[in-house]
RNA sequence: GGGCUUGUGGUUUAGUGGUAGAAUGCCAGUUUCGGGUACUGGCGAUCCGGGUUCGAUUCCCGGCAAGCCCU
Numbered sequence: 001g002g003g004c005u006u007g008u009g010g011u012u013u014a015g016u017g018g019u020a021g022a023a024u025g026c027c028a029g030u031u032u033c034g035g036g037u038a039c040u041g042g043c044g045a046u047c048c049g050g051g052u053u054c055g056a057u058u059c060c061c062g063g064c065a066a067g068c069c070c071u
Stems, first nucleotide, its partner, number of pairs: 001070007010024004018054001025043006047063005
C1' cells in the first nucleotide's frame, strides 16, 4: 500500500426494512438478627457522517477503530 471481517446498555451478546431483546452489572424492595443466595421491580445501548426508502440496527457510500490475510 491492497483485500476481507467486525462495530448494539458498564461487560458479553441476539436482532436480515416497521416497538431495540436477553444474560450479567448497578439501584430499590421482599426474604435474613445481619450478609450472601433467591424472588420482584427499575436504570442503562444501535461507532461517526451522508445516501436510498413512507420508514434503516438492518441496504449502499465515505470516515474512524479493532482483528485477519497478502505485498